[in-house]
RNA sequence: CCGUAUCUUCAAGCGCCAGGCCCCGGCCAUCGGCUCGCCGAUCCGGGGUGACGAGGAAGAGGGAUCAUCGAGCAUUCGGCGGAUGCCCUCUCGGCCCUUCCACGGUCGUGACGGUUCGGACGAAAGGCCACGGGCAACCGGGGUGACAGAGACCGGGCCGGGGUGGAAG
Numbered sequence: 001c002c003g004u005a006u007c008u009u010c011a012a013g014c015g016c017c018a019g020g021c022c023c024c025g026g027c028c029a030u031c032g033g034c035u036c037g038c039c040g041a042u043c044c045g046g047g048g049u050g051a052c053g054a055g056g057a058a059g060a061g062g063g064a065u066c067a068u069c070g071a072g073c074a075u076u077c078g079g080c081g082g083a084u085g086c087c088c089u090c091u092c093g094g095c096c097c098u099u100c101c102a103c104g105g106u107c108g109u110g111a112c113g114g115u116u117c118g119g120a121c122g123a124a125a126g127g128c129c130a131c132g133g134g135c136a137a138c139c140g141g142g143g144u145g146a147c148a149g150a151g152a153c154c155g156g157g158c159c160g161g162g163g164u165g166g167a168a169g
Stems, first nucleotide, its partner, number of pairs: 014081004019077001020049007030041005052070003058091006066085001092108005097169007112160008127144003131140003
């Protein structure tokens, strides 16, 4: 350096497929049809599909037949597994005037909460155009041009909260 095999990674709104749906091939047997030796299948084999993005992570453990937001209208049906969310406990960390200690409250590094109004930011698929792969179902990528909501952030209004004890300042 080449070849082969194995393992790991290139996946976390992510992966997978025993059902369904779809495509291709087949007729030894089975089933259906008829023009009776052919056609077809619920039969056999192989394959395809099976959710479009947005948001979401202090660390560890545990819990529940748990899992946010919209786009779209298609089987995006039906399932399996997983999962950064939720709750509880502990640890770590911020804030509650400063430093230290204990306890408590509230949050998670953008480190008070709730509600409401506004702002800024702001998607992909689908659409249109054309390309590549596959017999096909279908798959992959490119260009163009749209359209969300939630959360977080910024500003305003309202409501609640905005420590306790000890030592020093």
Predicted 3D model of a 169-nucleotide RNA (glmS glucosamine-6-phosphate activated ribozyme aptamer) from an Acidimicrobiia bacterium.
Rfam family: glmS glucosamine-6-phosphate activated ribozyme aptamer. By type it is a riboswitch.
It was read from a public genome assembly, where an Rfam model found it.
The coordinates come from a structure-prediction model, not an experiment, and the mean pLDDT is 79.